[in-house]
């Protein structure tokens, strides 16, 4: 100075005028004396993702009696965490020269099933080509002894061509009609043991075997752990409205709920269901201080735990947080000036996107900038 990889932050600032919401103050009308409802002043008022609603878990019901069977879910290991489908750390495979990146990473000798197209054959296989051996045959030459080519039947080969994403180990070398782990050296792999290091996944090194055994499990299934349902319209107070009718099941021969699919058990239990008809759809709490944040020590490689201090003014419900001009600031484009860092005019740009119970995640949007760590190439000292 190019080229890379990773990771952690911001993501427009000032002022004016207009305008919206909750609060608190003065006020003016109305009250059923709880308070409405308008004015006016003031203080605050959206984010990294508030988003998608995947995925975990507070908090609320649902009478906390559960058990099987279904089903759903996660999958190297070892820790973190309230919890994960998350986060770290490392382990194995694959990529990179290299920072570093990717893995939907249990089981394929329990069992079934599947493996397009192309090929003869797709799993205890297979003869299209070929390459060998026998038997006839036809043609050719002949020194008559056989040669040599051509098609036919029968076998024997898994060496070699051919197809495939994959074709039942690779090299050599003996063997053989020709061949084959058929037989023998080395590799590779796979299984027994045995010693060694690691908490573990695993890894490091030796000895013996038969010689070789395919993929898929996000196919069904097997294993090992976890999983009750519904939700803030959860749920609870307060106030107001209104009319009932019919028609079936039931009341110890138990309708019908708890129980979210089924079975079993247990409990509650007298009312339950459909159908016409009629009313309401207002206030209030839940509701924001929580597994909160920041800084600093301490332990831990790490995620992340402890501990002190310290900070902390959204809370709507037809749903507020906005718009308009001005300066400034960033970026980009164009043109002048300068040797050059770099200035001066002018024009465009300034994102994704928006709280609605509340957190920890993941994932996907995103103008533009800023910071660090580290690779690999040139160069210069």
């Nucleotide at each position: 100075c190019g080229a890379g990889c990773c990771g952690g932050c911001c993501g427009g600032g000032c002022g004016a005028c207009c305008g919206c919401g909750u609060c608190a103050g003065c006020u003016g009308c109305c009250u059923u004396c709880g308070g409405g409802c308008g004015g006016u002043u003031g203080c605050c008022g959206a984010g990294g993702a508030a988003a998608g609603u995947c995925c975990g878990g507070g908090c609320u019901c649902c009478a906390c009696a559960g058990g099987g069977c279904a089903g759903g879910g996660u999958g190297g290991u070892c820790g973190g965490u309230a919890a994960c489908a998350c986060c770290g750390a490392c382990c194995c495979g694959g990529g990179g020269u290299g920072a570093c990146c990717c893995g939907c990473g249990g089981g394929a000798c329990a069992g079934u099933g599947c493996c397009a197209c192309a090929g003869a054959g797709a799993a205890c296989a297979g003869u299209c080509c070929g390459c060998c051996g026998g038997c006839g045959u036809c043609g050719g030459c002949u020194u008559c002894g056989g040669c040599c080519g051509g098609g036919g039947c029968c076998g024997g080969c898994a060496a070699g061509g051919g197809u495939g994403a994959a074709a039942c180990g690779g090299u050599g070398g003996g063997g053989u009609a020709a061949g084959a782990g058929c037989c023998c050296a080395c590799c590779a792999g796979c299984g027994u043991c045995c010693g060694g290091g690691g908490u573990g996944a695993c890894c490091c090194g030796g000895a013996c075997g038969g010689c070789u055994c395919g993929g898929c499990a996000a196919a069904c299934c097997c294993c090992a752990c976890c999983c009750g349902g519904a939700g803030c319209a959860a749920g609870g107070u307060c106030a107001g409205a209104c009319a009932g009718g019919a028609a079936g099941c039931g009341u110890u021969c138990g309708a019908g709920g708890g129980c979210g699919g089924c079975c079993c058990g247990c409990c509650c239990g007298a009312g339950c269901u459909u159908c016409c008809g009629g009313g309401u759809a207002g206030a209030c709490c839940g509701c924001u201080a929580g597994a909160g944040g920041u800084u600093g020590c301490c332990g831990g490689c790490a995620a992340c735990g402890g501990u002190a201090a310290c900070c902390g003014g959204a809370g709507a419900g037809g749903g507020a947080u906005g718009g308009u001009c001005g300066c400034c600031g960033c970026c980009u484009c164009g043109g002048c000036c300068g040797c050059a860092g770099g200035g001066c005019c002018g024009g465009g740009g300034u994102a994704c996107a928006g709280a609605a119970c509340c957190c920890g995640g993941c994932u996907u949007a995103c103008a533009g900038g800023c910071c660090g760590a580290c690779u690999c190439g040139u160069c210069c000292g």

Predicted 3D model of a 381-nucleotide RNA (Bacterial RNase P class A) from a Frankiaceae bacterium. The model forms 96% of the base pairs in the Rfam consensus. It matches the Rfam family "Bacterial RNase P class A". It is annotated as a ribozyme. Its mean pLDDT, the model's own confidence on a scale to 100, is 78. NCBI's taxonomy places the organism under Bacteria, Bacillati, Actinomycetes, Frankiales, Frankiaceae.